Notes:
The RNA shown here (Bacterial RNase P class A) has 412 nucleotides and comes from Anaerolineales bacterium UBA2200.
[in-house]
RNA sequence: CGAGCAGGCCGGGCAAUCGCUCGUCCCCUUGUGGGACGGGAGGAAAGUCCGAGCUCCAUAGAGCACGAUGCUGGGUAACUCCCAGGCGGGGCGACCCGACGGCACAGUGCAACAGAAAGCAGGUCGUCCCGCAGCCCAAACCGCUGCGGGAUAAGAGUGCAACGGUGGUGUAAGAGACCACCAGCGGGUCAGGUGACUGGCCCGGCUAGGCAAACCCCAUCGGGAGCAAGGUCGAACAGAGGGUGGUGUGCCGGCGGCAGUACCGCUGGCUCGCCCGGGGUGGCUCGCCUCGUUACCUUCGGGUAGACCGCUUGAGGCGGCGGGUAACCGUCGUCCCAGAGAGAUGAUUGCCGCCUUGCAGCGGCUUCGCCGGUGCAAGGCACAGAACUCGGCUUAUAGGCCUGGUCGGCCC
Numbered sequence: 001c002g003a004g005c006a007g008g009c010c011g012g013g014c015a016a017u018c019g020c021u022c023g024u025c026c027c028c029u030u031g032u033g034g035g036a037c038g039g040g041a042g043g044a045a046a047g048u049c050c051g052a053g054c055u056c057c058a059u060a061g062a063g064c065a066c067g068a069u070g071c072u073g074g075g076u077a078a079c080u081c082c083c084a085g086g087c088g089g090g091g092c093g094a095c096c097c098g099a100c101g102g103c104a105c106a107g108u109g110c111a112a113c114a115g116a117a118a119g120c121a122g123g124u125c126g127u128c129c130c131g132c133a134g135c136c137c138a139a140a141c142c143g144c145u146g147c148g149g150g151a152u153a154a155g156a157g158u159g160c161a162a163c164g165g166u167g168g169u170g171u172a173a174g175a176g177a178c179c180a181c182c183a184g185c186g187g188g189u190c191a192g193g194u195g196a197c198u199g200g201c202c203c204g205g206c207u208a209g210g211c212a213a214a215c216c217c218c219a220u221c222g223g224g225a226g227c228a229a230g231g232u233c234g235a236a237c238a239g240a241g242g243g244u245g246g247u248g249u250g251c252c253g254g255c256g257g258c259a260g261u262a263c264c265g266c267u268g269g270c271u272c273g274c275c276c277g278g279g280g281u282g283g284c285u286c287g288c289c290u291c292g293u294u295a296c297c298u299u300c301g302g303g304u305a306g307a308c309c310g311c312u313u314g315a316g317g318c319g320g321c322g323g324g325u326a327a328c329c330g331u332c333g334u335c336c337c338a339g340a341g342a343g344a345u346g347a348u349u350g351c352c353g354c355c356u357u358g359c360a361g362c363g364g365c366u367u368c369g370c371c372g373g374u375g376c377a378a379g380g381c382a383c384a385g386a387a388c389u390c391g392g393c394u395u396a397u398a399g400g401c402c403u404g405g406u407c408g409g410c411c412c
Base pairs, nucleotide, nucleotide: 001408002407003406005404006403007402008401009400010399012352013351014350015349016348017347018346020040021039022038023037024036025035026034027033028031042383046394047393049392050391051390052389053388054226055225056224057223061286062285063284064283066222067221068220069219070218071085072084073083074082075081086100087098088097089096090095101217102216107215108214109211110210124156125155126152127151128150129149130148131147132146133145134144135143164182165181166180167179168178169177183207185204186203187202188201189200190199191198192197230309231308232307233306239300240299241298242297243296245275246274247273248272250270251269252268253267254266255265256264257263276292277291278290279289280288316335317334318333319332320331321330322329323328353381354380355379356378357377358376359375360374362372363371364370365369
């Protein structure tokens, strides 16, 4: 000096004039009034993806289905987030990525084309043996060619991938058929680690491809709806109709047979139990609660668009100290930093700042190139607007600054 990696911050500033809104206080002619002081969009406010706080259902359990997550440990209110590790992969490296439970042997399934064959095989080109025929040969052997039978998968081919690799023994030729070493897998054992895992030794059959971001299996977790939640005050209206049980026990009545506190029948009310049915904030079942003249179900019709609360003091910001590798935690101090309501937080002007291009000229150095800074001119200044709040993730973003470390070149 260049290239690349990780992290952090800013993302326009100042002034003037006018305008809007909230809070506190004061004044008055009490009104959408005036004045003073103070505050007034983001790193993503976006997406609505995940998790919560809060509100309501509601007294809220169990199972199934469904959905989500998926290595280990830690952090957190919680999370599918963050931190640190493990394993696998990429990069020379700083570092980055991972949908990362499951020999897919629990079961089912998918893989174009090529190839003989893509899950327990298969024989295309080949290699070997036997038989027959022909050629060569004086004849035979050997050799060559063709046909048939048998063996084989070491060599070659196709493919992303072909059923372990190298070397040898062995064989008619071969093959883990056998042997040595290695990789993988299974079992045992020792050591390290909280753990995921790592390393060593021993034994064994020889070898159990890919896809679960295919269905699936396993483990863990999960009520629902949402600030248009929900509440207070005020105002207005108009209601009409339908549906909605059986049974048994006990008690109290009424009527009749019948003159009857006997007996029988019909009927009303209350209480308890059973069955059936309706309702109860994802689906189904069970349980629980409630109702059967109800708080339920249903048809037709009418009124309400107002004011206030929720609404901003928080799992809050900043700083010091301590603990921790870190995420983060503890403690002390300090600060109050939007609350609109069709939706305020703005408009204009001037100067400055930053970036790009061009021109002029200055300085330095490793000198024909590079670096730094000055002046002038023109142009430009990103992504983008709170709406109950917060922790994350994802997406968009002109440009500027800072810190750490990696690789390469040059000079001393």
Rfam family: Bacterial RNase P class A. Rfam classes the family as a ribozyme. NCBI's taxonomy places the organism under Bacteria, Bacillati, Chloroflexota, Anaerolineae, Anaerolineales. The model forms 95% of the base pairs in the Rfam consensus.